Predicted 3D model of a 583-nucleotide part of an RNA (large-subunit ribosomal RNA, domain V) from a Thermoplasmatota archaeon. NCBI's taxonomy places the organism under Archaea, Methanobacteriati, Thermoplasmatota. It matches the Rfam family "Bacterial large subunit ribosomal RNA". Gene Ontology terms of the family: ribosome and structural constituent of ribosome.
Context: one part of a larger RNA
RNA sequence: CCAAUAUCUUCCAUCUGAAAGCGAAGACCCCGUGGAGCUUUACUGCAACCUGUCGCUGUGAUAUGAAUACUGAUGUGUAGUGUAGGCGGGAGACGCUACUAUGGCUCGGCGCCAGCCGAGUUCUGAGUCGUCGAUGAAACACCGCCCUUUAGCAUUUGUAUCACUAACUUCCAAGGAAGGACAACGAUAGGUGGGCAGUUUGGGUGGGGCGCCACGCCCUCCAAAAGAUAACAAGGGCGCCCAAAGGUCAGCUCAGGUAGGUCAGAAAUCUACCGUUGAGUGCAAAGGCAAAAGCUGGCUUGACGUGGUUCGGCCCAAUAACGAACCACGAUGCGAAAGCAGGGCUUAGCGAACCAACCGACUUUAUUUGUGAGAGUGGUUGAUGACAGAAAAGUUACCCCGGGGAUAACUGAGUUGUCUCCAGCAAGAGUUCGUAUCGACCUGGAGGCUUGCUACUUCGAUGUCGGCUCUCCCUAUCCUGGCGGUGCAUUAGCUGCCAAGGGUGCGGGUGUCCACCGAUUAAAAGGGAUCGUGAGCUGGGUUUAGACCGUCGCGAGACAGGUUUGUUGCUUUUCGGUGGAAG
Numbered sequence: 001c002c003a004a005u006a007u008c009u010u011c012c013a014u015c016u017g018a019a020a021g022c023g024a025a026g027a028c029c030c031c032g033u034g035g036a037g038c039u040u041u042a043c044u045g046c047a048a049c050c051u052g053u054c055g056c057u058g059u060g061a062u063a064u065g066a067a068u069a070c071u072g073a074u075g076u077g078u079a080g081u082g083u084a085g086g087c088g089g090g091a092g093a094c095g096c097u098a099c100u101a102u103g104g105c106u107c108g109g110c111g112c113c114a115g116c117c118g119a120g121u122u123c124u125g126a127g128u129c130g131u132c133g134a135u136g137a138a139a140c141a142c143c144g145c146c147c148u149u150u151a152g153c154a155u156u157u158g159u160a161u162c163a164c165u166a167a168c169u170u171c172c173a174a175g176g177a178a179g180g181a182c183a184a185c186g187a188u189a190g191g192u193g194g195g196c197a198g199u200u201u202g203g204g205u206g207g208g209g210c211g212c213c214a215c216g217c218c219c220u221c222c223a224a225a226a227g228a229u230a231a232c233a234a235g236g237g238c239g240c241c242c243a244a245a246g247g248u249c250a251g252c253u254c255a256g257g258u259a260g261g262u263c264a265g266a267a268a269u270c271u272a273c274c275g276u277u278g279a280g281u282g283c284a285a286a287g288g289c290a291a292a293a294g295c296u297g298g299c300u301u302g303a304c305g306u307g308g309u310u311c312g313g314c315c316c317a318a319u320a321a322c323g324a325a326c327c328a329c330g331a332u333g334c335g336a337a338a339g340c341a342g343g344g345c346u347u348a349g350c351g352a353a354c355c356a357a358c359c360g361a362c363u364u365u366a367u368u369u370g371u372g373a374g375a376g377u378g379g380u381u382g383a384u385g386a387c388a389g390a391a392a393a394g395u396u397a398c399c400c401c402g403g404g405g406a407u408a409a410c411u412g413a414g415u416u417g418u419c420u421c422c423a424g425c426a427a428g429a430g431u432u433c434g435u436a437u438c439g440a441c442c443u444g445g446a447g448g449c450u451u452g453c454u455a456c457u458u459c460g461a462u463g464u465c466g467g468c469u470c471u472c473c474c475u476a477u478c479c480u481g482g483c484g485g486u487g488c489a490u491u492a493g494c495u496g497c498c499a500a501g502g503g504u505g506c507g508g509g510u511g512u513c514c515a516c517c518g519a520u521u522a523a524a525a526g527g528g529a530u531c532g533u534g535a536g537c538u539g540g541g542u543u544u545a546g547a548c549c550g551u552c553g554c555g556a557g558a559c560a561g562g563u564u565u566g567u568u569g570c571u572u573u574u575c576g577g578u579g580g581a582a583g
Stems, first nucleotide, its partner, number of pairs: 008583008017575003021570002029404004034400002036396004042199005048192008058164011070152004075147001085146005092129003100125001103123001104121007168179004202215001203213002211232001216238005239387001240282001241344002246300007254278001256274005280289002283349001285347003304330009332341003355382005361377005412456001413454003417451001419447006428438002465540001466538003470532001471529005478503003481498006506518003546564004550559003
């Protein structure tokens, strides 16, 4: 000096491994005393519809009720002539030739079968009834006012049916016709009423749902020797009961054991002795309790009225109901008395305001007074158990908004019960013989491939199963390589040690991973890399909106039940890889 190559720098092209790439305040999940669509035997209403009544709305008849007035009748306890409705007046009333008292006859009504009332008569023809004796009450002799039951007639009115025409309605050829007090319309009351509307549909919670109540209260433990103390930690209770199981006074002693004793036994009732709590306590546990707080008997109602204080409830620390203790005044029970008693041996056994009912006194309202009514004040009872107390059902895959990694479904992280693998000891199997091989019970680990648990990262998004493609790694080695042992003669095996260089394939049906099957092969090993790999592909599955079936649901709808169809975005800025060019 020439050629080639490596490194570096720059540029071009290309790939998509990394920037948990860009895109969109996650659509799944939960939360919000958020929203909306839909449903219904959720709650509360509204329209609409049905029915009754009233108005518009008038006339007549028949039947049958109601009310009122008029006329007539009706009325039997016993005693008593006898069918005595009540009260008051009252000593006479009616009739005498017919307008007829009484009696006879015929007919009708009532009836307690005694009789009473009415009508007719060519029958009779001058009296009949009362006051008087018996009765609680005296004359339907006569007059007046009423009651019970009942007949007739009249008025008003209800119901049912029929008829009318004039309101009103419809049709019309404009003359009328048809219907008709119905209908329509208005008012009012009851019923029905997702047709429509407004809303509600609890909380806790090792995500939510399902389950459960740990949502009010009591006892023990956790609880760490003051007090307080959590968990869907552990063990249990309460939402009553009792007129005695309360108060007081008095008396008594239990459980159990030993000994004795007819039926009588382990255990019945009886006797003697021992017996500090082992019995009993209305009910859970704890703390208590023996001349009692236990058991028995007598008398009783303090399981009283009113007011106050303190403590618990609720450590600290304000707060209601409620519970307890103490005191004062009044009334009372028991006891000889001192005294005790405001429920129960103690600690659980409970509920605001509104509203209603009841109780008592007072205040007040409509100008005043009286009566009545209303409102208020105090007490008792009635429930809210989600228990300091809204009046309340679902569904959404058609969904929406605000938020959350305060909270689930992938990955990751932690843990490793479960899982896989290994080890210690060696009972036993192996003819004999623990360890050629297999190995129970028990014990100790490793791994981080399964499945759980936790909820630490991510919900202003890290694309989710499987397959295809492509690369690197591990060894607990399937084959190939080198060795030890053998219950290794050889061949073929079994078992262990070293070893990750290379290999570990092809098919069937299934979305599959897995699993099963087929023919081969030296062998057809197991795993990891955000369950490697969707800014590389696919999109069969899962997991939107359509639709069908089964099951569930009254329904809207729902279903790790089945089935079919269903958009896979963007760009290469940086790093990185590959190829090319220049220096």